[in-house]
RNA sequence: AUUUGAUAAAGGCAAACUGUUUGAAAAAACAGGACGCAAAGCUACGGGUCUAAAGCAUACGCUAUGAUCGCCGAGUUGCCAAA
Numbered sequence: 001a002u003u004u005g006a007u008a009a010a011g012g013c014a015a016a017c018u019g020u021u022u023g024a025a026a027a028a029a030c031a032g033g034a035c036g037c038a039a040a041g042c043u044a045c046g047g048g049u050c051u052a053a054a055g056c057a058u059a060c061g062c063u064a065u066g067a068u069c070g071c072c073g074a075g076u077u078g079c080c081a082a083a
Stems, first nucleotide, its partner, number of pairs: 002083004012037002017032006035070001041076003045073003048068003055062002
């Protein structure tokens, strides 16, 4: 430097659910809690998904500029171990 993640160590993150707060909502932050994760670190760049306040239509609805990187891909950084 490259590839891989079987075992192990140092550690790391934290789903559902509960509480408080923010938000129109989706959802987020914090505390508790662990289903899982070798990038479940970071970036909404491409696709997907969720929401629809404002706007359009005014009958259902349509629409992201909102959200999700723990849906997939891409970019980028990185711990340990083995080869």